[in-house]
RNA sequence: CCUCGAUAAAAGCAAAGCCGUCGGAAGGCGGUGACGCAAAGCCAAUGCCCCAACCUGUCAUGGUGAUCGAGGGGGUCACGGGGCGGGCGGGUCGAACGGCUGCCGAA
Repeated sequence: CCUCGAUAAAAGCAAAGCCGUCGGAAGGCGGUGACGCAAAGCCAAUGCCCCAACCUGUCAUGGUGAUCGAGGGGGUCACGGGGCGGGCGGGUCGAACGGCUGCCGAA
């Protein structure tokens, strides 16, 4: 120095929950709290995963309005709502694989 990681030593981080706060949501931040962590320090670049608004495709149903029709459990159009996808955008590094940096030193 590299690999590696101990019931070593010193220091460190902080899941869930709760409180506050920001957000449209995922989620972020602060406090509290410790399940865990040898990179649980940093990077959202890659493919996953998560997310509402907006745009868009499609499906079914039925609501409102207009209109066509002699009539109708009818047709057409518009608007609004719903399900499932796609796009743009956002989020997570305590999810995977990577990249950068870093404390200690038994075997």

A computed fold for a 107-nucleotide RNA from a Deltaproteobacteria bacterium, annotated as c-di-GMP-I riboswitch aptamer.
The sequence was found by an Rfam model in a public genome assembly.
The coordinates come from a structure-prediction model, not an experiment, and the mean pLDDT is 76.
The organism belongs to Myxococcia, within Bacteria.
Of the family's consensus pairs, 94% are formed in the model.